A computed fold for a 179-nucleotide RNA from Alteribacter natronophilus, annotated as Lysine riboswitch aptamer.
Lineage of the source: Bacteria > Bacillota > Bacilli > Bacillaceae > Alteribacter.
It matches the Rfam family "Lysine riboswitch aptamer". About the family: Riboswitches are metabolite binding domains within certain messenger RNAs that serve as precision sensors for their corresponding targets.

């Protein structure tokens, strides 16, 4: 010099990401009890199976009394970090139901993909919720690399535009080859 490497270290990006107890709004005058009526065979998880309960009135509504709690949020602050993180899907193992299969839903750990990042809009899913989360799609902005123009003595460092993805980018360090 030149070509390589998902090698090692640091490190940027900004309404950056995530945990985290204290506290607060809301949840909610709900839910569950107990009373009083109406109703008139079921109910307890979709579903089977067992088992309890049930005309001494089941579930289901109405009305009174009393009256909660949890996941989810939030302002500051703390603590970890820039695949920070968040989804899909598969497997395992635990939780939630009166027992078991088993439906669903939580959680955790591993595989595997797919997302650069906040914002905003619609649409859906979930939620008590006009809060807020997560997906899709757009719409602008932002970093970052690449090409093209503009500017410059210059490739630098500024503009402009058009496209790519984070296993990236950016500084170096260490290894290969050559001269």
């Nucleotide at each position: 010099u030149c070509a390589u490497g998902a090698g090692g270290u640091a490190g940027a990006g900004g309404a950056g990401c995530a945990g985290g107890g204290c506290g607060a709004a809301a949840g909610a005058g709900u839910a569950a009890c107990g009373c009083g009526g109406c109703u008139g065979a079921g109910u307890g998880c979709a579903g089977g199976a067992g088992c309890a309960c049930g005309g001494a009135g089941a579930a289901g509504c109405c009305g009174u009394a009393u009256g909660a709690a949890a996941g989810g949020u939030c302002a500051a602050c703390c603590u970890g970090c820039c695949g920070a993180a968040g989804g899909g899907a598969a497997a395992u193992a635990c939780c939630g139901u009166c027992u078991c299969c088993g439906c669903c839903g939580g959680u955790a750990u591993u595989u595997u993909u797919c997302u650069g990042g906040g914002g905003u809009a619609u649409u859906g899913c979930a939620g008590a919720a006009a809060a807020u989360g997560c997906a899709a799609u757009g719409c602008a902005c932002u970093g970052u690399c690449a090409c093209u123009g503009c500017c410059c003595a210059a490739u630098c460092a500024g503009c402009a535009g058009u496209g790519g993805a984070g296993c990236a980018c950016u500084a170096u360090c260490c290894g290969g080859a050559u001269g």
About this RNA
The sequence was found by an Rfam model in a public genome assembly.